[in-house]
This is a predicted structure of a 393-nucleotide RNA (Bacterial RNase P class A) from a Pyrinomonadaceae bacterium. The gene name in the source record is rnpB.

RNA sequence: GAAACGCGUCGGGUGGUCGCUGUUUGCUUAAAGCAAAGAGAGGAAAGUCCGAACACCAUAGGGCAGCGAGCCGGAUAACGUCCGGGACUUGCGUGAAAACGUAAGGACGACAAGUGCAACAGAGAGUAAACCAGCCCCGAUUUUAUAUAUUCGGGGUAAUGGGUGAAAGGGUGAGGUAAGAGCUCACCGGCGUGUCUGGUAACAGACGCGGCCAGGUAAACUCCUCGCGGUGCAAGGCCAAAUAGGGAAACGAGACCGAGCUGCUCGCUUGGGUGCCGAAAGGCGGCGUUUCCGGGUAGGCCGCUCGAGCCAUGCGGUAACGCACGGCCUAGAUGAAUGAUCACGGCCCGCGCGAGCGGGAUACAAGAUUCGGCUUAUAGACGCGUUUCAUUA
Repeated sequence: GAAACGCGUCGGGUGGUCGCUGUUUGCUUAAAGCAAAGAGAGGAAAGUCCGAACACCAUAGGGCAGCGAGCCGGAUAACGUCCGGGACUUGCGUGAAAACGUAAGGACGACAAGUGCAACAGAGAGUAAACCAGCCCCGAUUUUAUAUAUUCGGGGUAAUGGGUGAAAGGGUGAGGUAAGAGCUCACCGGCGUGUCUGGUAACAGACGCGGCCAGGUAAACUCCUCGCGGUGCAAGGCCAAAUAGGGAAACGAGACCGAGCUGCUCGCUUGGGUGCCGAAAGGCGGCGUUUCCGGGUAGGCCGCUCGAGCCAUGCGGUAACGCACGGCCUAGAUGAAUGAUCACGGCCCGCGCGAGCGGGAUACAAGAUUCGGCUUAUAGACGCGUUUCAUUA
């Protein structure tokens, strides 16, 4: 210097013109319109994964089932998030080694409560196993006989070598034994456990005790501890039209059938007829008109954006974060606005000694109750870190 990766910050400024959506003010009688002023998406507004606020519904108390969380401490309204620490795993460096340093990682309670599972290979895979070669014992065999040896058969042995596998059930030495074996002992290692020391704790260290030697797997069943009612602003509240239906009151007519006017309907005229109960007074039922009441729909308003808010400074804390003080107001639109264009400037590329000239590019994506996180997407610019490569000394 370049490239890759990771993290962080930004993610295109100023002005003009035309347009879009709310707000405020003014004018017009009103509906609405006009004019002016001022405002108008993000770092993820996304996925809707986790935690809350808020609202409504449900709700004696306890348990089972189900779901979730799971090393320790802190931060926080809360969290599965964040910060710090511990143990573990992996990489790198130093070192003879033990270990130490450094970076990264994560569903990090328990497999020493119980049950289960482990392809293939292998003789044997979890109260182990004798396949090959060894070692040891016994029997047979060959020999006149014994010992030794050969061969065959049976048994022991995981101590020696081999073979299989991801993994073969502590290591070294001594005793012991037919040969062997934690079978016994010493030391080392692991595990469990007790005491002490350090630490808030997880945990670490030291000393002792126990032959306990116990493999892996809980994103296998399971066990232990803790937590969990449901639905989401289309929550929910208020106002409320037309039409239809419900209730009440007042008034009215009498259903219906026939004929005539008329091409037909409506309408008019006319004839008959004029609900039920009751002797009557009266009561009841249906129909029509008007008025009122109540529910709900369309529609409108609220919820709705001043909030666990943002910025700067100081202080406390390793940090996450907290506190103090000062300043700021920053969409609230529902068939849902935020766009287009021009100029200057910035960025990149090419040309040029230079002044400058010519050309080019913009990603991922856009509110819909709000907030804290996580995850995912992201052209380009800048900063930092790691690794690799190149060049120079």

The coordinates come from a structure-prediction model, not an experiment, and the mean pLDDT is 75.
Of the family's consensus pairs, 98% are formed in the model.